[in-house]
RNA sequence: CCGGUUGGCUGGAUGAUCGCUCCCCGUUUCGGCGGGGGGAGGAAAGUCCGCCCUCCACAGAGCGCGGUGCUGCCUAACGGGCAGGCGGGGAAACCCGACGGAAAGCGCAACAGAGAAGUAGAUUGCCUUGCGUGAGCAGGGCGAGGGUGAAACGGCGGUGUAAAAGACCACCGGCGCGGGCAGUGAUGUUCGCGGCUAGGCAAGCCCCACCGGGAGCAAAGCCGAGCAGGUGCAUUGGGGCGGCUCGUCCCGCAAAAAGCACCGGGUUGGCUGCUUGACCCUGCUGGUGACAGCAGUGGCAGAUAGAUGAUCGUCCACGACAGAAGGCGGCUUACAGGCUGGCCGGAACC
RNA sequence: GGCCCUGUAGCUCAGUGGCAGAGCACCCGCCUUUUAAGCGGAGUGUCGUAGGUUCGAAUCCUACCAGGGUCA
Numbered sequence: 001c002c003g004g005u006u007g008g009c010u011g012g013a014u015g016a017u018c019g020c021u022c023c024c025c026g027u028u029u030c031g032g033c034g035g036g037g038g039g040a041g042g043a044a045a046g047u048c049c050g051c052c053c054u055c056c057a058c059a060g061a062g063c064g065c066g067g068u069g070c071u072g073c074c075u076a077a078c079g080g081g082c083a084g085g086c087g088g089g090g091a092a093a094c095c096c097g098a099c100g101g102a103a104a105g106c107g108c109a110a111c112a113g114a115g116a117a118g119u120a121g122a123u124u125g126c127c128u129u130g131c132g133u134g135a136g137c138a139g140g141g142c143g144a145g146g147g148u149g150a151a152a153c154g155g156c157g158g159u160g161u162a163a164a165a166g167a168c169c170a171c172c173g174g175c176g177c178g179g180g181c182a183g184u185g186a187u188g189u190u191c192g193c194g195g196c197u198a199g200g201c202a203a204g205c206c207c208c209a210c211c212g213g214g215a216g217c218a219a220a221g222c223c224g225a226g227c228a229g230g231u232g233c234a235u236u237g238g239g240g241c242g243g244c245u246c247g248u249c250c251c252g253c254a255a256a257a258a259g260c261a262c263c264g265g266g267u268u269g270g271c272u273g274c275u276u277g278a279c280c281c282u283g284c285u286g287g288u289g290a291c292a293g294c295a296g297u298g299g300c301a302g303a304u305a306g307a308u309g310a311u312c313g314u315c316c317a318c319g320a321c322a323g324a325a326g327g328c329g330g331c332u333u334a335c336a337g338g339c340u341g342g343c344c345g346g347a348a349c350c
Numbered sequence: 351g352g353c354c355c356u357g358u359a360g361c362u363c364a365g366u367g368g369c370a371g372a373g374c375a376c377c378c379g380c381c382u383u384u385u386a387a388g389c390g391g392a393g394u395g396u397c398g399u400a401g402g403u404u405c406g407a408a409u410c411c412u413a414c415c416a417g418g419g420u421c422a
Base pairs, nucleotide, nucleotide: 001346002345003344004343005342006341007340008339009338010337012315013314014313015312016311017310018309020039021038022037023036024035025034026033027032041321045332046331048330049329050328051327052326053216054215055214056213060246061245062244063243065212066211067210068209069208070084071083072082073081074080085099086097087096088095089094100207101206105205106204107201108200123146124145125142126141127140128139129138130137131136154172155171157169158168159167173197175194176193177192178191179190180189181188182187220272221271222270223269229263230262231261232260233259237251238250239249240248279299280298281296282295283294284293285292286291316319351421352420353419354418355417356416357415360374361373362372363371368405377391378390379389380388398414399413400412401411402410
């Protein structure tokens, strides 16, 4: 320098003028006015996970249902992250993996093919017996070779046989059980024994382990204003309660009130929730790391028709995707351009 | 802002692992002087998009896209 791979940062700058929203101070004739200060993102997005918070009961039990799925750790928690194991791709750096169980059971496999999972299967083929002059025909044995298919029931060599075959033997691969060593563990490695071999799909049912009560800030609470009531429910009752059962709590037990459900009517005002929190930044310490602890006279949008903008000037590389609405941690998706670190391979030069 | 549902032919919908279908519409032919009706025939598809599981996906899984409904 070229090619590759992987991480981080940034996402126009600056000046003037005019606006928008919130807070503080001053002033006020309560309408405002003056001064000072804060004001979108790395994804604010999708709403896919997890949690805080609120109500339902104080959040219970069993079944069902749903979710997760190698190991250890991090975390408030997670389907997230970090480190590792195993498998796959790549020459390498590096990348990818829904990665528990198919010898618990059930189910599925179109077409092709003789046969599709069982003691499998005779189309071709090999061997053999009988008949026949012969081509061949009939019966039996074989799972080795050919062919079909996504998939055909270990590999190779030998023994064996009429021909064959784990039928038997040695080695190898793979499987189960038991042990040693290394490791917290997944796992790796090694020794012995066994049976000769166990197919695929669990993002089909299922089994195993673990987790999960439901709904959502238009939750929920308060103030003000306004309106018109009606129907149904009953001791084997109604409701909280969601798919069922249990348990528990509340109301009621015949007049009413109260409760619950449904129909109808009224309101569209204000306040709280609402933004200082598992927060961000900087530094130090511990840890391989995710992360944790400590310190800082460092930082912090909060609307309710909903703010963060417009015009002009200068400069450049001529500006992408996109904009809060209770909050937070993740994941996923979108994104013009610019800056920069590590690593791998190649070439040349010193 | 939250929650829920749907997407298959031009329209309305079936199909839930094994060759994508029905009705209406459209097209062609017959019938009729012509049209309608009737009869016969044919076509019509990225199964919203992309990736994955599987021998095989409209169907199972994941992520996106579009449309609709509902809650003060």